RNAcentral holds the full RNA, with entries from ENA.
A computed fold for a 535-nucleotide part of an RNA from a Phycisphaerales bacterium, annotated as large-subunit ribosomal RNA, domain I.
Rfam family: Bacterial large subunit ribosomal RNA. Rfam links the family to the GO terms ribosome and structural constituent of ribosome.
[in-house]
Context: one part of a larger RNA
RNA sequence: GGCAAACGGUGGAUGUCUUGGCGUUGAGAGGCGAUGAAGGACGCGAGAACCUGCGAUAAGUCUCACGGAGCCGGUAACUGGGCUGUGAUGUGAGAAUCUCCGAAUGUGGCAACACAACUCUUUUGAGUUACCUGCAUCUGAAUGCAUAGGGUGCAAGGAGCAAACCUGCCGAACUGAAACAUCUCAGUAAGCAGAGGAAAAGAAAGCAAACGCGAUUCCGUAAGUAGUGGCGAGCGAAAGCGGAGCAGUCCAAACCCGUCUUCGGACGGGGGUUAGGGCGCCAACAUGGCCAAAUGCGUGAUCUGUGAAUUGUUCUGGAAAGUUCAACUAGAAAAGGUGACAGUCCUGUAACAGAUUGCAAGUGAGGCCUAGGCGUUCCAGAGUAACACGAAGCUCGUGGAACUUUGUGUGAACAUAUGGGGUCCACCCCAUAAGACUAAAUACUACUCAACGACCGAUAGUGAACCAGUAAGGCGACUGAACGAUGAAAAGCACCCCGACAAGGGGAGUGAAAAGUACCUGAAACCGUGUGCCU
Repeated sequence: GGCAAACGGUGGAUGUCUUGGCGUUGAGAGGCGAUGAAGGACGCGAGAACCUGCGAUAAGUCUCACGGAGCCGGUAACUGGGCUGUGAUGUGAGAAUCUCCGAAUGUGGCAACACAACUCUUUUGAGUUACCUGCAUCUGAAUGCAUAGGGUGCAAGGAGCAAACCUGCCGAACUGAAACAUCUCAGUAAGCAGAGGAAAAGAAAGCAAACGCGAUUCCGUAAGUAGUGGCGAGCGAAAGCGGAGCAGUCCAAACCCGUCUUCGGACGGGGGUUAGGGCGCCAACAUGGCCAAAUGCGUGAUCUGUGAAUUGUUCUGGAAAGUUCAACUAGAAAAGGUGACAGUCCUGUAACAGAUUGCAAGUGAGGCCUAGGCGUUCCAGAGUAACACGAAGCUCGUGGAACUUUGUGUGAACAUAUGGGGUCCACCCCAUAAGACUAAAUACUACUCAACGACCGAUAGUGAACCAGUAAGGCGACUGAACGAUGAAAAGCACCCCGACAAGGGGAGUGAAAAGUACCUGAAACCGUGUGCCU
């Protein structure tokens, strides 16, 4: 020096565990904000670093309800001092206080700071003072009336924040086409604006096909079909059918009445809205439907309460819930805890009850709407429809290109009319544009609750089980970790010895076991100790 087995050190794998995650389902909630939000800064405790809570009334003040013996939040003890059956701590609901920054709003500003004016007030302090919009009101130019502009008052008006879902505007490129330009990616991402608990759409100028249907939305199918396409890559419907859910309405106009009028008309009320209506005549006086207060069966949520049955027995053990024998409960054998595995020990669970509260069938005072026939010279949304040019959207890339939208220009008809049925024409059929509203079925989950999982189990699962968006890095935008487990209970080793009044160790003691806080188990690499063999 090597090899071997043994015993150690180091190290933290493995096993077991779970405080944390991940996902799904069902409910709730779907917003907060000038009555100052979200998010922060700085403070507040007897001693107080951080977290939590709170705001100069500062781990808190007041009221009500519940509850019933301890309490003064956590890491986390200690010392000191308090509160509490005159009901504390705690739980639920409400009220008060609520520094400074922040939309931040008196002005300024390098956020948490600086500096003001006015009013009230005893020092001290309190309040008001941004901008826009709306309403009212006072003024008031060029310019006579006016208008613009300015001032004042009033307004729980607006602003800002927030995960996704939604609508609109705007709008790429990488990529694919095995290159690339039309095309694709894609009307996607990014940007902007706006709204709601959903949004959007929506009661046919619709589809269809010679039969018919009857608003919209969503799902399945039709169908990767019909189509489109350097007919390449690719893109890609609709009707119909089956379901979910169903709900329909209101204006403008004609005509009538009123007020005003610059005599053109304007405004208000009635009427009326596609089973077209108005007006005139005839007939009829019925039927059906909608909204809706008080009350309110029921049902859900939160909080609270009641809530069965062995603290039997034998053995092992540190400990019984294990084992043996014998009982009991069950509308409760879900689960968790307790010194090993507990239906009957504890918390609970099933079931029931109370308080507060959400939704809300049904009844329904009352209010509202609703029918026919004949005639008719009245009405039925105009810079609109349509056309031309330029574009876009539709399966549709200009094509034979309809339809929808419209930047520019031209520019109708009036129900005997107009639009559509994929150029166009005829016939036929369908529907009434140029006004408006509308629940449900659908989408999503930052947030709350409950339940569940052939989901993870500390290099996994969230980046984060641990004081994590922390430590740390970066000028900055931003990037971004690691760290869980003594034991049933600290019983956390009194006392003695070596040592430096250490570290560490040896006794003694605790404990079932040192498991001794560098603490469960404790693999390997790596480093040693003694022994044996070889050199």